RNA sequence: GCUCUAUCCCCGGGGGGCCAUUUACGCAUGGCUGAGAGGUGGUCAGCAGACCGCAACCCGCUGAACCUGAUCCGGUUGACACCGGCGUAGGGAGGGCCAGCGGUCAUUUG
Numbered sequence: 001g002c003u004c005u006a007u008c009c010c011c012g013g014g015g016g017g018c019c020a021u022u023u024a025c026g027c028a029u030g031g032c033u034g035a036g037a038g039g040u041g042g043u044c045a046g047c048a049g050a051c052c053g054c055a056a057c058c059c060g061c062u063g064a065a066c067c068u069g070a071u072c073c074g075g076u077u078g079a080c081a082c083c084g085g086c087g088u089a090g091g092g093a094g095g096g097c098c099a100g101c102g103g104u105c106a107u108u109u110g
Stems, first nucleotide, its partner, number of pairs: 001101003008096003011060004017032005039054006066091003072085004105110001
């Protein structure tokens, strides 16, 4: 310098749906699906509001984690979920350690 990089370290990205209750489009209570559907601390506001951080979980270019199209289309369900399409679509978050090969300097376990 190039390659590799499972694991590990550090860093980064992401989501929070459906149903019932209720005056209620709630991070309220209960139930469902799911890896995860708001566990926890704080600031402001003081109207179940807004924002920030941490945890859990998933994902990081071999990238459908997640976002857009999309209040999308077909099947199915009470609804979400689920299956297929859209989809060779457009976006989307990486470095290190280690290891291999080659080279340079030193000259003797660098």
This is a predicted structure of a 110-nucleotide RNA (TPP riboswitch aptamer (THI element)) from Novosphingobium profundi. The prediction has a mean pLDDT of 77. Rfam family: TPP riboswitch aptamer (THI element). Rfam's curators write: Vitamin B(1) in its active form thiamin pyrophosphate (TPP) is an essential coenzyme that is synthesised by coupling of pyrimidine and thiazole moieties in bacteria.